RNA sequence: AUUUUAUAAAGAAGGGUGGAGAGACCGGGCUCUGCGAAACCCUGGCAACCAUGCCUCUUGGUAUAAGGUGCCAAAUCCCGCCAAUAUUUUUGGAAAAAUAAAAU
Repeated sequence: AUUUUAUAAAGAAGGGUGGAGAGACCGGGCUCUGCGAAACCCUGGCAACCAUGCCUCUUGGUAUAAGGUGCCAAAUCCCGCCAAUAUUUUUGGAAAAAUAAAAU
């Protein structure tokens, strides 16, 4: 990097450096941001994919958090495509992107 599978309205912030943007890309909306954005570092935390224990036998339940990742504004911030609803509203799905695990 590609492919496959799984997950998502829950949860979790302080400090230092930095100095103007950020919320993946494009378009639209909305929001965050000099009461300090991004990025990097430190500390803390959340969660439980991998992991470990127990129960159960179907690959399910439960507990733990030392380790490998991940994450810590807003639904993956919302919409864009399709379908239903029925008049621009609501719902479902897809696509895309993210993360994990595995394979190549």
The prediction has a mean pLDDT of 83. A computed fold for a 104-nucleotide RNA from a Lewinellaceae bacterium, annotated as SAM riboswitch aptamer (S box leader). The sequence was found by an Rfam model in a public genome assembly. NCBI's taxonomy places the organism under Bacteria, Pseudomonadati, Bacteroidota, Saprospirales, Lewinellaceae.